[in-house]
Context: one part of a larger RNA
RNA sequence: GACGAACGCUGGCGGCGUGCUUAACACAUGCAAGUUGAACGACGGUUGUCUGAAGCAGCAAUGUGGAAGGCGAUACGGAGUAGCGGACGGGUGAGUACAACAUGAGAAGCUAUCCCAUAAAGGGGGACAACGUUUGGAAACGGACGCUAAUACCCCAUAGGCCGAGAGGUUAAAGAGUACGCAAGUACGCGAUAUGGGAGGUGCUCGUGUCCUAUCAGCUUGUUGGUGAGGUAAUGGCUCACCAAGGCGAGGACGGGUAGCCGGCCUGAGAGGGCGAUCGGCCACACUGGAACUGAGAUACGGUCCAGACUCCUACGGGAGGCAGCAGUGGGGAAUAUUGGGCAAUGGGAGAAAUCCUGACCCAGCAACGCCGCGUGAACGAAGAAGGCCCUUGGGUCGUAAAGUUCUUUUGUACGGGAAGAAAAAAAUGACGGUACCGUGCGAAUAAGCCCCGGCUAACUACGUGCCAGCAGCCGCGGUAAUACGUAGGGGGCGAGCGUUGUCC
Numbered sequence: 001g002a003c004g005a006a007c008g009c010u011g012g013c014g015g016c017g018u019g020c021u022u023a024a025c026a027c028a029u030g031c032a033a034g035u036u037g038a039a040c041g042a043c044g045g046u047u048g049u050c051u052g053a054a055g056c057a058g059c060a061a062u063g064u065g066g067a068a069g070g071c072g073a074u075a076c077g078g079a080g081u082a083g084c085g086g087a088c089g090g091g092u093g094a095g096u097a098c099a100a101c102a103u104g105a106g107a108a109g110c111u112a113u114c115c116c117a118u119a120a121a122g123g124g125g126g127a128c129a130a131c132g133u134u135u136g137g138a139a140a141c142g143g144a145c146g147c148u149a150a151u152a153c154c155c156c157a158u159a160g161g162c163c164g165a166g167a168g169g170u171u172a173a174a175g176a177g178u179a180c181g182c183a184a185g186u187a188c189g190c191g192a193u194a195u196g197g198g199a200g201g202u203g204c205u206c207g208u209g210u211c212c213u214a215u216c217a218g219c220u221u222g223u224u225g226g227u228g229a230g231g232u233a234a235u236g237g238c239u240c241a242c243c244a245a246g247g248c249g250a251g252g253a254c255g256g257g258u259a260g261c262c263g264g265c266c267u268g269a270g271a272g273g274g275c276g277a278u279c280g281g282c283c284a285c286a287c288u289g290g291a292a293c294u295g296a297g298a299u300a301c302g303g304u305c306c307a308g309a310c311u312c313c314u315a316c317g318g319g320a321g322g323c324a325g326c327a328g329u330g331g332g333g334a335a336u337a338u339u340g341g342g343c344a345a346u347g348g349g350a351g352a353a354a355u356c357c358u359g360a361c362c363c364a365g366c367a368a369c370g371c372c373g374c375g376u377g378a379a380c381g382a383a384g385a386a387g388g389c390c391c392u393u394g395g396g397u398c399g400u401a402a403a404g405u406u407c408u409u410u411u412g413u414a415c416g417g418g419a420a421g422a423a424a425a426a427a428a429u430g431a432c433g434g435u436a437c438c439g440u441g442c443g444a445a446u447a448a449g450c451c452c453c454g455g456c457u458a459a460c461u462a463c464g465u466g467c468c469a470g471c472a473g474c475c476g477c478g479g480u481a482a483u484a485c486g487u488a489g490g491g492g493g494c495g496a497g498c499g500u501u502g503u504c505c
Stems, first nucleotide, its partner, number of pairs: 001504003005501005012374006018367002020332001025330003029327003034084003039081002043077002045074006055064003091285003101209006109202003114198006122156004131146006160171004175190001177188004211257003218248003223245008260282004264275004287308005310321004338364001340363003346360001347358004377407004387398004412442006421432001449494005454475003460489005470477002
């Protein structure tokens, strides 16, 4: 000098930041990923219209009454099929000394959405949910039979592509809407298919760099290389069969310990040393271990399966769960915040859009945790009040300090006004927030402490104590005149802080 700090005493305001460094310990509760009816068929609600049962009145005609039903509308609802998104965003740093990271090269790759270009969108079919009937189970969740739609699935055709020396082989697609129209249809964008290119993303290979330890000296059998095959989006012992016996190592292999890496941050004249919070890039992980499925992309935090530990429910047969998301709880700890508001802005997902979702984000709350700014009043006022302290008793000092006089109103408080942030031609749209800010009134009013005073080191006297009580960073003080302990007066330093402790340079 610095800090994600803590502790002690003290504490007025504002702006901007920051806030579990420990148990990757366990978690009650709520929320954190949905969306599309302009892909699809049902069901329900609401509503319009048509019809109009029972009942009631009546001798009857009829009146009243409105159930059930048909057709239509719908900016409504919860499920289901289907599409896109749940691989982003958010968290954490356990593991990892290298499959990571930083930087520089490279060849044998993939790429949904987006952009550009070219071509093409012809014909047909069968199902399965939902639903109905039935049935098992305490539940979670199922079984059987039957019905149905699609941008779901399949077949044929035709392309371009791919394979092949060639002959040839193989492989695509889907519609829904808006406007006009009686309709046929026309127009418009949206969506679906193939191929080529781009952007962005991602997989792979190599060079260099990257902590401590030799009280770790030898390590290695898919090991090192070759041939062939398998596998992958792709190269490759990645895997396998056979063959050869190689490969690495004191320029530190192998082993052990520690650790996410970087941009950066702190310090320092620099070289260097230390660190890797917040913010940004990359990586890894998601109760522990393993595995694949789906998909353009995962071996997937809020998906699936298996095993394990733990917790919960149970009708004892069997089931459910995963905060290292945001809050919050217990625990650990010297120590770290609200179970807040809003989608107004920025951004993301879905949708043609309206819009919906968004604990990302924007705000507010708590904490002097940090940095910065402001204030706690200003001027005048005695050869100097009272009081305290010291004293050689003359006085000195606190001290222009107070009182008093004249002012000011930052801040505070009350009242009034009141934003920007909001964008597209206009209108509408603000959580923050009646906040910031402005005006007026009031009144010095609401606001100072902490550490030190032997030397280092700025700042001295008195009393108490008497090697006691105590102080202390080092040297050292204290055993009867202690500037070193305790208190007081005075003084010095910093100031809404001041000291102490810890850590780094």
This is a predicted structure of a 505-nucleotide part of an RNA (small-subunit ribosomal RNA, 5' domain) from an uncultured bacterium.
The RNAcentral record of the full RNA draws on ENA.
Its Rfam family is "Bacterial small subunit ribosomal RNA".